[in-house]
RNA sequence: GCCGGGGUAGCUCAGUCGGUAGAGCAGCUGUUUUGUAAACAGCAGGUCGUCGGUUCAAGCCCGACCCCCGGCU
Numbered sequence: 001g002c003c004g005g006g007g008u009a010g011c012u013c014a015g016u017c018g019g020u021a022g023a024g025c026a027g028c029u030g031u032u033u034u035g036u037a038a039a040c041a042g043c044a045g046g047u048c049g050u051c052g053g054u055u056c057a058a059g060c061c062c063g064a065c066c067c068c069c070g071g072c073u
Stems, first nucleotide, its partner, number of pairs: 001072007010025004019056001027043005049065005
């Protein structure tokens, strides 16, 4: 230099053909308990890597760039 995969909540990851961004764990509150843990109920948490473009509408499509992993030379 070229090719492929990936970047979404604190962590691990979903997100179908473009149509209001989700789960588990972790965190917080409550119930329960003498107390803790566990269990159960609830709450909070996101510039979707960055910048532009297309579109009525973009996590998703297009372009450039950044970072991580693998391969080729």
The RNA shown here (transfer RNA) has 73 nucleotides and comes from Candidatus Adlerbacteria bacterium RIFCSPHIGHO2_02_FULL_54_18. Model confidence (mean pLDDT): 82 of 100. It matches the Rfam family "tRNA".